[in-house]
RNA sequence: CAGCAGGGUAUCUAGGGUUCCGCCUCGUCUCUCCUCCCAGAGGGUCUGGUCCAAGAGAUGCCACCGACGGGGCAAAUUCCCUGCCGGUACACGGCGGGGCAAAAUCCCGGGAGAG
Numbered sequence: 001c002a003g004c005a006g007g008g009u010a011u012c013u014a015g016g017g018u019u020c021c022g023c024c025u026c027g028u029c030u031c032u033c034c035u036c037c038c039a040g041a042g043g044g045u046c047u048g049g050u051c052c053a054a055g056a057g058a059u060g061c062c063a064c065c066g067a068c069g070g071g072g073c074a075a076a077u078u079c080c081c082u083g084c085c086g087g088u089a090c091a092c093g094g095c096g097g098g099g100c101a102a103a104a105u106c107c108c109g110g111g112a113g114a115g
Stems, first nucleotide, its partner, number of pairs: 007062006015052002020049002022046001023043004063088004068083005090110001092113001096108003
């Protein structure tokens, strides 16, 4: 300097906010009075349900890589199908921007940069 099996997807989790639900507060109507219910407003500095969600989190499925073998096939290391065994390691990281209601360990992004 160049390259790579550093892949895809589903369900989740850490995490995230506040559309909707619930919860809390104020408060309208009714009422002799009070409480509940009800219009409306505010609150995520409300545990939650819905919701978003990981390259560097989990699991499953698919995919992929390598060795050996079988078949297509007479021959072949090369092309196609297939059996079996093994493997897919490692991984610090902004600012800024995007974004559904909003935010984020989401996306840009295994990016810039660092090592």
Molecule: Guanidine-I riboswitch aptamer
Organism: Antarctobacter heliothermus